[in-house]
Context: one part of a larger RNA
């Protein structure tokens, strides 16, 4: 020095656990903000550095109301000082207060900071100061006023609107722009794909909706979404691929308002019987409707009343929600054992034998479990009453209305499954541009016939979709190099000017019972003692593998 082996030491594999996570189902919520929001700075304790909690009324704070029923003063012991059966901590419901930035709005400005006007209060002889209130811009509405330019009119200044702005749920909806990788075995039309992305708006959903709709000789009757029609019909460098609808099964149901004719009332122009205007009635459809003109009936028995549909209330109950409460039966005998909830032996309860937990495996020890109940207040959903509101129809045709730079064409793009095509539908830019019910669009070039509907105005619930958050529940989901980056004060530390990037890191014990008191030593650390079921469980604290370091012992050299 090498090998062996037995003992440590460093090291944290396995293994066993789980305080966190992942996914899915339901249910609730689905918005917050000038009544200053989302989110932040500073601060608030008796000792107070961080968390989380509050806000100058500042440690889960004050008022109230309900619940609760013995302790409590967060996390966190400890030492002081208090609270609390006059119900305190603690749990829900209402409310008050809420510094200072932040849309940030009284100017300013390098967020949390500076610096002002007016009012009032206070205090002072008077100032100086303290506190309280007010002051941005837009929009609309109203009054005063108002240039070119007479009249107006822009503009001006004041007043009034709980108007408006900011946040975000990295999802879902809607308009507006809007790829390329790739496939086409290469590429250009095509594909991917109107995807991703990027802006913009909005809601709890959003869009879309009550036919100028389909259909075909029958017929149906808004829209949305689901099965299916069906990879069919079709598009298509007839390649790649793209890809319907009619019909029928369903989920769900709901239908409305206005423009205009006519009518009144009130202004205004002039051309003096006409025209706008404005406000109210009126009316709202395709077997064409109204208006107009003549008639009949009815006056609540009916139907609404913040989801449209004219406007818009109020009470009471139900029934859910946001604290809760009750709630059966073994401290049973022994045996091991530190410890029993395990073994054995006896007994009990079950509308309760889910689950946690307790010194180890507990239906009868705890907290719960099935049932059964409970709200002052504050949401939600129904139902009742009260109250408030609404009429519908026949006949007749003379004349009036029935939504115009629209519809249609041309002529260039889009969208429609449909790539310009035979190419209708629907949209857009561009140039033209009807008709008025004896009217006009439509059924996939066009024309007949024939049948269907009436555009150029608006609203509309639920059947859908989504899941930041909440609340149960579930798991042939993870178990600390895993499961979210994040199981421990993590978007932390730490790295970047910056936009971003972005971690490591769990476990003593059943219970601190955390090792008085002794010895060594300067400490650390250690040896005893003592605790413990064990201390090779001593806090670098289950187990406790290996690389790696050492002591001993034997071999060998």
């Nucleotide at each position: 020095a090498g090998c062996a082996c037995a003992c440590g030491g460093a090291g944290g594999a396995u293994g066993c656990c789980u305080a966190g996570g992942c996914g899915c189902c339901a249910g609730g919520a689905g918005c917050c903000g000038a009544c200053g929001a989302a989110g932040g700075a500073c601060g608030u304790g008796g000792c107070g550095a961080a968390c989380a909690a509050c806000g100058a009324u500042a440690a889960g704070g004050c008022c109230u109301c309900g619940g609760g029923g013995a302790g409590c003063u967060g996390u966190a012991a400890g030492c002081a000082a208090g609270c609390u059966u006059u119900g305190a901590u603690c749990c829900g419901g209402g409310g008050a207060u809420g510094u200072c930035c932040g849309a940030a709005u009284g100017g300013g400005g390098a967020a949390a900071c500076c610096c002002g006007g007016c009012u009032g209060u206070c205090u002072u002889c008077a100032u100086c100061g303290a506190c309280a209130g007010u002051c941005a811009c837009u929009a609309c509405u109203c009054a005063c006023u108002g240039a070119a330019u007479u009249c107006a009119u822009a503009g001006g200044u004041g007043a009034g609107u709980g108007a408006g702005a900011g946040g975000c749920a990295g999802a879902c909806c809607a308009g507006g722009g809007g790829a390329a990788c790739u496939g086409a075995a290469a590429c250009a039309u095509c594909u991917a794909a109107g995807u991703a992305c990027c802006c913009u708006g909005a809601g709890g959903a959003a869009g879309a909706g009550a036919a100028a709709a389909c259909a075909a000789u029958a017929g149906u009757g808004a829209u949305u979404c689901c099965g299916u029609c069906a990879g069919u019909a079709g598009c298509g460098g007839c390649g790649a691929g793209c890809g319907a609808a009619c019909g029928c099964g369903g989920a769900u149901u709901a239908g409305c308002c206005c423009a205009a004719a006519c009518c009144a009332a009130g202004g205004a122009g002039c051309u003096u019987g006409c025209u706008c205007c404005u406000u109210g009635g009126g009316g709202u459809u395709g077997u064409g409707g109204g208006a107009c003109g003549u008639c009949u009936c009815a006056c609540a028995u009916g139907g609404a009343g913040u989801u449209a549909c004219a406007a818009a209330g109020g009470a009471a109950c139900c029934g859910g929600u946001u604290a809760g409460a009750u709630g059966a039966a073994g401290a049973g005998g022994u045996c091991u054992g530190g410890a029993a909830a395990g073994g054995c032996c006896c007994g009990c309860c079950a509308g309760a034998g889910a689950a946690g937990g307790u010194a180890a495996a507990a239906g009868c020890c705890c907290u719960g479990u099935a049932g059964u109940u409970c709200a002052a207040a504050g949401c939600c959903c129904g139902u009742u009453c009260u109250c408030u509101c609404c009429g519908a129809g026949a006949c007749g045709g003379a004349u009036c209305c029935c939504g115009a730079g629209u519809a249609g064409u041309g002529c260039g793009g889009g969208g429609c499954a449909c790539g310009u095509g035979a190419a209708a539908c629907c949209c857009c830019g561009u140039a033209u541009g009807a008709a008025u019910c004896c009217g006009g669009c439509a059924g996939g070039a066009c024309c007949a016939u024939c049948u269907g509907c009436c555009a150029a105005g608006g609203c509309u619930a639920a059947a859908u979709a989504c899941u930041c958050c909440c609340u149960g529940g579930c798991g042939a989901c993870c178990g600390a190099u895993a499961g979210u980056g994040a199981a421990g004060c993590a978007g932390u530390a730490c790295c970047g000017u910056g936009a971003g990037g972005g971690a490591a890191a769990g476990g003593u014990g059943a219970a601190a019972a955390g090792c008085a008191c002794c010895c060594c030593g300067g400490a650390a650390g250690g040896g005893g003692a003592g605790u413990g079921a064990a201390a090779u469980a001593g806090a670098u604290c289950c187990u406790g593998a290996a690389a790696c370091c050492g002591u001993g012992u034997g071999c060998u050299u």
Predicted 3D model of a 557-nucleotide part of an RNA (large-subunit ribosomal RNA, domain I) from Paenibacillus polymyxa. Its mean pLDDT, the model's own confidence on a scale to 100, is 84. The full RNA is in RNAcentral, with records from ENA and SILVA.